[in-house]
Formats: sequence, structure tokens, C1' cells
RNA sequence: GCCACUUUAGCUCAGAUGGUAGAGCGUGUCUCUCGUAAAGACAAGGUCUGGAGUUCGAGUCUCCAAAGUGGCU
Repeated sequence: GCCACUUUAGCUCAGAUGGUAGAGCGUGUCUCUCGUAAAGACAAGGUCUGGAGUUCGAGUCUCCAAAGUGGCU
């Protein structure tokens, strides 16, 4: 220098064909217990890496940029 892939909750990751953003773990509260752990219930937590475009509507499609991973020279 070139190519491919990845970027979504605190962490690990889903999210067919564009249509109200989710799970597990973690955190908080509550239940249960003599008490703790475990178990169960509920809740909080996101400008979906940034910008622009297409569209009635974009996490999803197109372009540019950034960061990371792998490969080639």
C1' cells in the first nucleotide's frame, strides 16, 4: 500500500426480506430464610462508532471517515 471482516446496554453477543431495539451475565429493589447463599419476581441501563445520502420510514441499503482484527505484497 491492497483486500476481507468487526463496531448494538457495564461485559459477551443476537437482531431473515428496511417498519415501536433484545437475550445471557452483571447491577438495584422485593419475595423466600432465624440469617446468608441459592432460587424466583420486578426494575433501571442504548443519540445502534461518527458524518452524509436514499426512503413515508435506516441498527439494517449506498458513500466518506475513525478504531480494531485477520490476510496479501
Molecule: transfer RNA
Organism: Candidatus Servula neotermitis